[in-house]
Overview:
A computed fold for a 71-nucleotide RNA from a Patescibacteria group bacterium, annotated as transfer RNA. The sequence is in RNAcentral, with records from ENA. Its Rfam family is "tRNA". Rfam classes the family as a transfer RNA.

RNA sequence: CGGGCUGUAGUAUAGCGGCAGUACGCACCCUUGGGGUGGGUGUAGACCGGGUUCGACUCCCGGCAGCCCGA
Numbered sequence: 001c002g003g004g005c006u007g008u009a010g011u012a013u014a015g016c017g018g019c020a021g022u023a024c025g026c027a028c029c030c031u032u033g034g035g036g037u038g039g040g041u042g043u044a045g046a047c048c049g050g051g052u053u054c055g056a057c058u059c060c061c062g063g064c065a066g067c068c069c070g071a
Base pairs, nucleotide, nucleotide: 001070002069003068004067005066006065007064010024011023012022013021018054025043026042027041028040029039030038047063048062049061050060051059
C1' cells in the first nucleotide's frame, strides 16, 4: 500500500427489513443456622456519519477500530 472478515448490554453471542433475545455478571427478594446451589424480579446494548426505504442493527457508500491474507 492492496484485499477479505468482524463491530449488538460490563463479558460472550443470536437474529438479518417492522418485537433487540439468550447465557454469564451485577442489584434486590425467597430458600439456609450461615454460605454455596436453586428460584423470582430488575439492571443495561446496535462503532461513527451519510444514503435507500413507509420503515434500517439488518441493504448501499464513506470513515474509524480489531483480526487475517498478500505485497